Parts: sequence; structure tokens; C1' cells
RNA sequence: CGGGUAGUUCGGGUGAUCGCGCACGCGAGUGUGAGGAAAGUCCGGGCUCCGCAGGGCAAGGGUGCCGGAUAACGUCCGGCGUAGGCAACUAUAGGGAAAGUGCAACAGAAACACACCGCCGAAACAGGGACGCAGGGCCGCUGUGGCAAGGGUGAAAUGGCGAGGCAAGAGCUCACCGGCGUCAUGGAGACAUGGCGGCCGUGCAAACCCCACCCGGAGCAAGACCAAGCAGGGAGCAAGGCCUGCUGCCCGCAGGCCCCCGUCAGGUAGGUCGCUGGAGGCGGCCGGCAACGGUCGUCCAAGAUAGAUGAUCGCCAAAUACAGAACCCGGCUUAUGAGCUGCCCGAACA
Repeated sequence: CGGGUAGUUCGGGUGAUCGCGCACGCGAGUGUGAGGAAAGUCCGGGCUCCGCAGGGCAAGGGUGCCGGAUAACGUCCGGCGUAGGCAACUAUAGGGAAAGUGCAACAGAAACACACCGCCGAAACAGGGACGCAGGGCCGCUGUGGCAAGGGUGAAAUGGCGAGGCAAGAGCUCACCGGCGUCAUGGAGACAUGGCGGCCGUGCAAACCCCACCCGGAGCAAGACCAAGCAGGGAGCAAGGCCUGCUGCCCGCAGGCCCCCGUCAGGUAGGUCGCUGGAGGCGGCCGGCAACGGUCGUCCAAGAUAGAUGAUCGCCAAAUACAGAACCCGGCUUAUGAGCUGCCCGAACA
């Protein structure tokens, strides 16, 4: 310098003027005001209400190598196996396919038990042929038969490959490689290494399924409190009016109705809370390979409810990309501008 690979940082700054939300202040005013993804709402949790004694089973959903981290996770960290790459490094839902079911297009004989071409004629049966008077043996010629090496089909053909063996073949036998089982050793474990056993009947389970483990439902429009007016329900008391009774009248008493007043329940509009100090941020030290944990110090950083967080101008080299909080937090995924660093491979020069 070229190519590759992994990671990390920042997300315009500043001044003036005007404007908006929130807090404080009697007031002038002062302080403060989006993100790394605030996004998708895909996982996990806190919180709230409902359900539920506890435990188990069924249904439904999810997860699926090992160990660890965590409030929890499908996330993260460290490993193992497999695959790719010269390498740095990357990908990986990675339990079970002789429990059962299903699927494997087209092609092909056969994709679960198969033989189209082919190879064999050793043994057995039937037929045929020629020989022989006959007993009889001979000939793979035909069918049954034996085989799966080779050809052919296919994404895939029943471990691979070489030798022995055989009528021809075949783990039938043997060496090496792969798988499976088993034993030993190492490891916390996934697993690795080695020995032994021919044990070797395809693939698919992000197809049903089986096995192991996990999971109650709904969500801040959750939910809690205060509660105008209008209408309605129930109850009561004081004052008033009317009616009835005691009693013909007055007073008084009792009952009923009307009006009015106040109270309770309910909850609409509206208001308050939930609401932001939290599994919190930053820094140091300690433990750990790491994720992370512990401890000390320090800081407080939007909280609206039709919804604020903006506009204009100047300067810096410059218009800023993606994009706008709505209960909160941990992740994942997606969108996006600029810069920096480590490592690997190659080339050239010193």
C1' cells in the first nucleotide's frame, strides 16, 4: 500500500433575540427540558387489578450441546461438537429417526425392503437340446434360482476405500478411515484420547410425535382517591301547607301527601395520585478469563395529557444522517452519518 476480519467512540459546538412545558419564587426572574435507537412491540421482568389454599394431572404455548451470569429471559459470557475460511475469524433450535404415523416432486426396478440393464450357473426343481440300445452323465439354452460388483436414475440408493475370498458377489474376512456400542484414562461437564466388538437398515422432528424443563390471565385507557350539574333509588329530621282520625270548634297528638333542606350509596364531566430516585448514572478499588458481583465516593438528569422540548441570525471547515419520550427497567431486531483501533493474509522497500 492492497484485500479481509473483529471491535469501539461520537451523534454538532457556541453567542444573541423571540417562543413553549415543568419546578421554585409575591414578583422581576432563575433552573431545567428526547434517543442510541425514544422505533418495531419480538422476548423477559417490576408494578397494578382479576383468578388461585398447597401439590399434581390434562389441554395450550414455549425452550432444547455444557458450565456460568442475571430479578428474569428465547439475552449475555466462557467453552464443546459440527460446518466454512490459507488465516484473523464466522455460522450453528446442536435431545430422540430399529416407539408409531407421515413425506421424499420429477426421474428411476426400487426412496422401505428393490432388481431395468448386468454378473453367476456352485447347489436344488421343472423344461429343452444333443449323445447313448439302456442305466446315465453332459450343455445355462429357457423358467424358477443366487448376487448387488459395474452401468443407468436421482438432491439422496442402504458405511467409504483397498486386498483376500467366491460360481458370481457381499463386513463374508482383513487393514485403514467414518459411525454406533462398550471399557479405561483425562475433564466440573459438553466432550477428548486410547483399547475392544463387524454391531453398521437412507434423509426429514423450525412435519405430527416422543422425552426433559419452563409458563395463570389482562394491561398505566392497569389501577386508587375526590367529585359539580342533571336524572333516579333508599332513609331521616326540622319548619311550612293540605287531608283524615280522636272531636262540633281551638290547642294538642297520630297517620298520609306535597314542597323544601341536609345525609348516604353510586359514579358522569372535571380534578388529584399512579409519574419518575431507579434491578439508577458516573468514577475509584477489590473478586472473576469474561458476562457480572461487592464496596466506597459522587450526582439527580423531561414528566406533558391534545400533549412542551422550537424558530431566526452570526462564528467555527460544514447543510447535518436515522429519527421525537407518554408507567418503568433488562435484552433482541431494524434504520442511520462520521471517525478511530486491534488482528489476519498478500506485495514492495529498508